[in-house]
Predicted 3D model of a 110-nucleotide RNA (SAM riboswitch aptamer (S box leader)) from uncultured Epidermidibacterium sp.
RNA sequence: CAUCUAGACCGGUCGAGGGACAGGCCCGAUGACGCCGGGGCAACCGCGAGCGAGGCAACUCGCUCCCAAGGUGCCAACUCCUGCGGAUCGGUACGCCGAGCCGGAAGAUG
Numbered sequence: 001c002a003u004c005u006a007g008a009c010c011g012g013u014c015g016a017g018g019g020a021c022a023g024g025c026c027c028g029a030u031g032a033c034g035c036c037g038g039g040g041c042a043a044c045c046g047c048g049a050g051c052g053a054g055g056c057a058a059c060u061c062g063c064u065c066c067c068a069a070g071g072u073g074c075c076a077a078c079u080c081c082u083g084c085g086g087a088u089c090g091g092u093a094c095g096c097c098g099a100g101c102c103g104g105a106a107g108a109u110g
Base pairs, nucleotide, nucleotide: 001110002109003108004107009038010037011036012035013034017027018026019025021083022082023081024080039075040074041073044071045070046067048065049064050063051062052061053060054059079106084103085102086101088099089098090097091096
């Protein structure tokens, strides 16, 4: 800096926790999480084509499309939800409460 509402599971092994943190809510001895093997998803890096912009040129950048051998990543739940702020709508005992929306923070991946 970009993306995060889509997509993708079987076998073996281990044995009690796991889902980042907090609260919630879930997953888990019908064996989770992790690890190993195989399979898959996706398209960040990568290959190719087209269009546009810049440049004398070499080339660079952006957008769209195709591919997927290789390097990452991913394969419960929207990043599982909320966390901070804003406006809108509804309710209110006027203290606030609720709903969805927008943005931010934090986190994850490249």
Its Rfam family is "SAM riboswitch aptamer (S box leader)". Its family is annotated with regulation of gene expression in the Gene Ontology. The coordinates come from a structure-prediction model, not an experiment, and the mean pLDDT is 85.